[in-house]
Formats: sequence, C1' cells, structure tokens
RNA sequence: UUCCCUGUAGUGCAAUGGGUAGCUCGUUGGACUUCUAAUCCAAAGGUCGUGGGUUCGAAUCCCACCUCGGACG
Repeated sequence: UUCCCUGUAGUGCAAUGGGUAGCUCGUUGGACUUCUAAUCCAAAGGUCGUGGGUUCGAAUCCCACCUCGGACG
C1' cells in the first nucleotide's frame, strides 16, 4: 500500500434475505430464610462504532471514515 474480518445494554453474545432489539451473567428492589447463600418475581440499563445515501420504513442494503484482529508485500 492492497485485501479480508470485527464493532449491538456494565460483561459475553443473538437478532438475515428491511417491519416497534433480545438472551446469559452482572446491578438494583422485593419474596423466601434466624442471617447469608441458593431459588423465585420484577425493574433499570441500547441515538445497534461515526457521518451520509436508498426506502413508507435500516442493526440489517450502498458509500466514506474510525476501531479490533489478520493475510500478502
């Protein structure tokens, strides 16, 4: 320099051929318990890397840039 890949909740990951974004763990509150732990219930927490474009509608398609990792030289 060229090419490929990654980016989604505090953490680790889903969500596909475009239609209101979910799971696990964690956090907080409650129930249970003599107290913890465990178990059960509930809640909070996301401008889906950034900026544009297409579309009635974009995490998803297109372009540029940034970031993680990698290949050739």